[in-house]
Context: one part of a larger RNA
């Protein structure tokens, strides 16, 4: 230059207390303003302690700072069920043996890895400064193993089913959600009025067991035959013949779970300047219409053509073998569930941008009012007021 431009969104701040050497920015509190399909929750990618507490202000912090995602120190993440491995497979990687190829290596059969997909099982509600479907407390459930009892053809890496699927559309049942009214508990002052059609508050509860409905798809059972499933089958196919209208799958509700649990609030103990903060405790009502999902029922159903994974596990058949055994199938009884992750951020001051940066970043949840609506305006629950 120059004590100039700048201090990163015009959502916005005041005022009382406290603390402190000092407060426009730190606590508390009372007003006031923003967001609200979000500026609210919870997750996955990434991050790697940033979480909580005690100290602490030199540096970071666009200005002080008593405060901080900052400096020290101390704590902090518990799982059979949640994800993940142990299990399977896809795109696509390695790839014995094999084929090329000077070489280095390319290619690819068995096979072997590889989730964003397939496969078993847990929910409420309570608790820490700081995790919790992990810890407690209630109520559960799956696998697998051992033992008893009762029946008993069991056996596979091999058949067969099943798993298993596309896209758009229209109806119908229902829940979650709302919202009104019941019905519990409490007010009554101030005023231009309010003891009434008044005002506040509450009015909550799973999984699992059991029933088996709305609906849906249409069969089920002997019997006889048999080119076929690389072998065998009694499985599956194909044939016939004779009886039945069953059987499977289904949300949701209703019981029960629950003489629990949570609940407005109400008094009690210590503790505070202060219903400031903890502790134990008692507990009312807890039912009824309505409206209604983009979620269930549905991988259902109608249409269409572009014709729309794969293996596992399940369930079934028999080869070897094995038959007083091993095995299997039901049933009750005890026992096992190992390893890994689990704080915190997560439309962001903690992730990608050199920065505490107005950019960018998959999902799911996402209330009222007027409205077709997740527009948009105003608001709840919530969370800030954007570090001069």
């Nucleotide at each position: 230059g120059a004590g100039u431009a700048a201090c990163g969104a015009u959502a916005a701040u005041g005022c009382g207390g406290g603390u402190g050497a000092a407060a426009a920015a730190c606590c508390c509190g009372c007003a006031c303003g923003c967001c609200g399909a979000a500026a609210a929750c919870c997750c996955a990618a990434g991050g790697u302690u940033u979480c909580c507490u005690g100290c602490g202000c030199a540096a970071c912090g666009c200005u002080a700072a008593u405060c901080g995602g900052c400096g020290c120190a101390g704590g902090g993440u518990g799982a059979g069920u949640c994800g993940g491995u142990u299990c399977c497979u896809a795109a696509g990687g390695c790839g014995a043996g094999g084929c090329c190829g000077a070489a280095a290596g390319g290619c690819g059969u068995a096979g072997u890895c590889g989730a964003u997909g397939g496969a078993a099982a847990a929910c409420a509600g309570g608790u820490u400064a700081a995790u919790a479907u992990u810890c407690c407390u209630g109520u559960a459930c799956c696998a697998c193993u051992u033992a008893u009892a009762a029946u008993u053809g069991c056996g596979a890496u091999g058949g067969g089913g099943c798993g298993a699927c596309g896209a758009a559309g229209a109806a119908g049942g229902c829940u979650a959600g709302g919202u009104c009214a019941u019905c519990c508990g409490g007010a009554g002052a101030u005023u231009g009025g309010u003891u009434g059609u008044u005002c506040c508050g509450g009015u909550u509860u799973a999984a699992g067991c059991g029933u088996g409905u709305a609906g849906g798809u249409g069969u089920g059972c002997u019997c006889c035959u048999u080119u076929g499933g690389c072998a065998a089958a009694u499985c599956c196919g194909g044939g016939g013949a004779g009886c039945u209208u069953a059987a499977c799958u289904g949300a949701g509700a209703c019981g029960u779970g629950a003489u629990g649990a949570c609940g407005a609030g109400c008094a009690c103990c210590c503790u505070u300047u202060a219903u400031u903060g903890g502790g134990a405790g008692c507990g009312a009502a807890g039912u009824g219409a309505u409206u209604g999902a983009u979620g269930c029922c549905a991988u259902g159903c109608u249409u269409c053509c572009a014709g729309g994974a794969a293996a596992a596990a399940c369930c079934u058949c028999u080869a070897a073998g094995c038959u007083u055994c091993a095995g299997a199938u039901u049933a009750u009884a005890a026992g096992u569930g190992a390893c890994c992750g689990u704080a915190c951020c997560c439309c962001a001051a903690a992730c990608c941008g050199a920065c505490a940066c107005a950019g960018g970043u998959g999902g799911g949840u996402g209330a009222g009012g007027a409205g077709a609506g997740a527009a948009u305006c105003c608001u709840a629950a919530g969370g800030c007021g954007c570090u001069u």